RNA sequence: ACACCUAUCGUUCAACGGAGGGACGGGGCGUUUCUACCGCUCAAAUCAGGGUUCGAAUCCUUGUAGGUGUA
Numbered sequence: 001a002c003a004c005c006u007a008u009c010g011u012u013c014a015a016c017g018g019a020g021g022g023a024c025g026g027g028g029c030g031u032u033u034c035u036a037c038c039g040c041u042c043a044a045a046u047c048a049g050g051g052u053u054c055g056a057a058u059c060c061u062u063g064u065a066g067g068u069g070u071a
Stems, first nucleotide, its partner, number of pairs: 001070007010024004018054001026042005047063005
């Protein structure tokens, strides 16, 4: 320099174009003499800009960051 891949709650992993869910972690409540475990419940995310579409995490495009390969 070129090509390809990836980017989603604090972490990790899901999600036919019909609108985001689980696990761990965090808050609250219950249980317990107290803690732990367990149960219930709450909050928390789509890398950024633009486009296509009735509708975009998903498709297209330009960037940013990371990774792999070739030279």
Overview:
The RNA shown here (transfer RNA) has 71 nucleotides and comes from a Saprospiraceae bacterium. NCBI's taxonomy places the organism under Bacteria, Pseudomonadati, Bacteroidota, Saprospiria, Saprospiraceae. Rfam family: tRNA. Its mean pLDDT, the model's own confidence on a scale to 100, is 83.